Bacterial RNase P class A from an Actinomycetota bacterium, 353 nucleotides, folded computationally.
Parts: sequence; C1' cells; structure tokens
RNA sequence: UGAGCCGGCCGGGUGGCCGCGGCCCUCCCGGUGACGGGCAGGGCUGAGGAAGGUCGGGACUCCACAGGGCAGGGUGCUGGCUAGCGGCCAGUCGGGGCGACCCGCAGGAAAGUGCCACAGAGAACAGACCGCCGAUGGCGGGCUCGGCCCGCACAGGCAAGGGUGAAACGGUGCGGUAAGAGCGCACCAGCGGCCGGGGCGACCCGGCCGGCUCGGCAAACCCCACCCGGAGCAAGGCCAAGCGUGGGAUGGGUGGCCCGCCCCAUAUCCCCAGGUAGGCCGCACAGAUGGAUGGCCACCCCGCCGGCGUGUUCGCCGGCGGACAGAAUCCCGCCUACAGGCCGGCUCACCGU
Repeated sequence: UGAGCCGGCCGGGUGGCCGCGGCCCUCCCGGUGACGGGCAGGGCUGAGGAAGGUCGGGACUCCACAGGGCAGGGUGCUGGCUAGCGGCCAGUCGGGGCGACCCGCAGGAAAGUGCCACAGAGAACAGACCGCCGAUGGCGGGCUCGGCCCGCACAGGCAAGGGUGAAACGGUGCGGUAAGAGCGCACCAGCGGCCGGGGCGACCCGGCCGGCUCGGCAAACCCCACCCGGAGCAAGGCCAAGCGUGGGAUGGGUGGCCCGCCCCAUAUCCCCAGGUAGGCCGCACAGAUGGAUGGCCACCCCGCCGGCGUGUUCGCCGGCGGACAGAAUCCCGCCUACAGGCCGGCUCACCGU
C1' cells in the first nucleotide's frame, strides 16, 4: 500500500416559524358542591436499535387441576450462567478457509421394523455384464508312451482390472495362486476389547490384543434422557343509566285515622338482582383507543456529481441525496430490515529500512 476477519458504537447538529399528544397552573363557562367543559395563555414532557416479525421464555390475569400412568407435542455433544428459553458464555467433535476466523437440525443405525429413485450383473448376510483362469473333470489333437504337451472354453473357479452409481462390502506393497482373494504378512485407516495417562465432562494422547472390515437415512417409524394444562390486556376487575327482563313486598288515590267514594287485578307504587350503553381501573418518569411525537426555512456536518482556481489529496461555487422504520400491558431473548459513518484488535500478500 492492497485484500480481508472479528468486536463495539453512532445513526445527523444548532437556531427560527408553524403544528400535535399527555400532565400541571392560570383564565373563562356550567354546577351549592364534588366535578365537568373550553376556539384562551403559560410551564414541563413526548419512539427505536431494531419500537418491526410475533418466533421462544417469563411477569400479570382468568379458567381447569388429589396422585400416578397412557396418548400427544417440544428439546437433544459437554460444562457453566439465567426467573426461564429453541437464549448466552466457554469448550469438544465434524466441515470450510493459506490465515485472522467462520459454519453445524451435533443423542442412538452392533435393539427392532422400514426405505435407498435412475443407472447397473449386483444396493446389504449382495453380485458376475465385459473380463481373468480353466489347476481338477470333460472334449479334440500330438508324442520321446511318463495321465507328458497343445488347443477348445462344456462343467467349473475368481472378483484383480473395466463399466454403472451419491454409495459396490477397507487402502498400498510383498508373498501366494491356474487365476484370484485378509488367503498369509508388513505398514496405514476404521471398529471392538483390555490397560496406562490427562480432563468436572463432551473428549483427547499412548500401548497391547483380535483379520473383526461391520454402508447410508432417525428432517422414516422407533429407542433413550429431560421438559410441557388452556386462553390471553378485546386477559380481567369495579361503578353503572334508559327501554326491557327476573324476583320480592304491598292494593293504590282521596284523607290525620276509620267508614265512604274513585281506579285497578295483565294495574299502581316501592325495593332488590343480573346484564347492556357508557365511565373508571388494569396502565407505566411517552402513552392513545382511530391512534400525538410532525412540517418548512437558514447555517453547519457527511456522501456523490459538475464547474473554476497550476492541483488525485486543498479551497470556492452550484445541484442532488442522508436509510430502515415507527410504541399500544410490561420484561428477557432470537430473527429480520437498514443510506452513511466512527473506534479498537487481528490475518494474508507485496514493497521499503
């Protein structure tokens, strides 16, 4: 200098004018008052890193619930943190990158069942298309007459090489053989067992033994471990008209009381109850229930473009642009969107000293 990796942060500033929500004060109006209202004035206060998606968890509220089990759903390497989570931190293992570092839906396939398209001979106690061999047996021929040699590829043997496939039942080499093969051996890889060491653990390092070589899929059923009741602030609670409904008491009016008179038995009057409209709480150091937090101008800041000044870096002028988005019960997380910019740490390449 160039190319990258990781973490943290900001996400326009100042002033003026106009405007909006909430609270308080003053003023005005209504009311005896509590209080209600106002086209008035003043003061204070008023979005985010994600307020978003509503994905996980919780607080809170109501309903249900003795205990246990089945069914169903969720989570799934290890340790820790947390109220809790499918979250966070640190690690292990696997994969990617030269590297800083990044990614992982990461329990069990040697419990059982099931599946593995197409291609291919064969796809899980596999298989023989091309191929190799044909030792042994068979057929044919030859001879030095010894079942010695040659040929065929009929029986048969093989799985090395080719071919198919995402995957073909360890790899390399030597021996071995008719040809071959863990058939034998050495090394390597894997698996299992035993032992030693390290780690809380996942797991890691090392040694010995066994030819044991055993495919993949559990985001198929399933098995194992742990967790899980439902609905959600339109939760829910309080106050409560008018009309109507239900229940109770009593006939009602006239009258001081009785008689009388009048009215009625589906009436009249009084009391009570639940629910509706509506209001309040829940509800917040923003906070409504049709939802305020905005707009314009000037200067500054940042970026881009054009022009001028000798000028890629500097200065001036002009123009354009400054995102995503926006509370609605609250909190902890996750995920997603985002113009532009700042800070810190680290890696690789090249150059210079």

Taxonomically the source falls in Actinomycetota (Bacteria, Bacillati).
It was read from a public genome assembly, where an Rfam model found it.